[in-house]
RNA sequence: GCCGAGGUCGCAUAACCCGGUAGUGCGCUAGUCUCGAAAACUAGUCCCGCAAGGGAUUGCAGGUUCAAAUCCUGCCCUCGGCG
Numbered sequence: 001g002c003c004g005a006g007g008u009c010g011c012a013u014a015a016c017c018c019g020g021u022a023g024u025g026c027g028c029u030a031g032u033c034u035c036g037a038a039a040a041c042u043a044g045u046c047c048c049g050c051a052a053g054g055g056a057u058u059g060c061a062g063g064u065u066c067a068a069a070u071c072c073u074g075c076c077c078u079c080g081g082c083g
Stems, first nucleotide, its partner, number of pairs: 001082007010026004020066001027045006046055003059075005
C1' cells in the first nucleotide's frame, strides 16, 4: 500500500442486508417484602423541566432523504490476511 471483519447506553450484546419507537441481559439506584439481609417483584438508570413535554445520542466529519445506528464519501482506531 491492497483486501476483509469490527467500533452501539456503565459492561456485554441485538437492531444494519430490506432506512421508520436505540431493544435485551448484567450491573447500579430507589421502593415493596423481611426482625434484618439474600432472593423475588416494581420503578428508574444521557441532559433540561414540578409536570406536560423538549433536546442530544450508535468511533469522527460530511452527504442523500420527510426520516440515517442502517445508504453514500472521506478519515481515525482494533483484529486478521496479502504484498